[in-house]
Molecule: transfer RNA
Organism: Ktedonobacteraceae bacterium
RNA sequence: GUCGGUGUAGCUCAGUGGAUAGAGCAAGCGUUUCCUAAAUGCUAGGCCGGGAGUUCGAGUCUCCCCAUCGACG
Repeated sequence: GUCGGUGUAGCUCAGUGGAUAGAGCAAGCGUUUCCUAAAUGCUAGGCCGGGAGUUCGAGUCUCCCCAUCGACG
C1' cells in the first nucleotide's frame, strides 16, 4: 500500500430497518445468617468509535475518517 474482520454498560457479548437497545459477570442497596461465604430480590449504569448520507423511521444500509486484529505485498 491492497483486501477483510471487529468497535454496543466497568468487563465479556447479543441485538430481522419499527416496543423505553438487552443478557451474564462486576458495582450499589436489601432479604437470609451469631458472623462470613453461598443463595436470592431490587437498583443504577449506554445517546451504540467520530462525521455525513439514504429512509416516514438507522445500533442495523451507503460513504469518509479513527482505533484495533488478520491476510497479501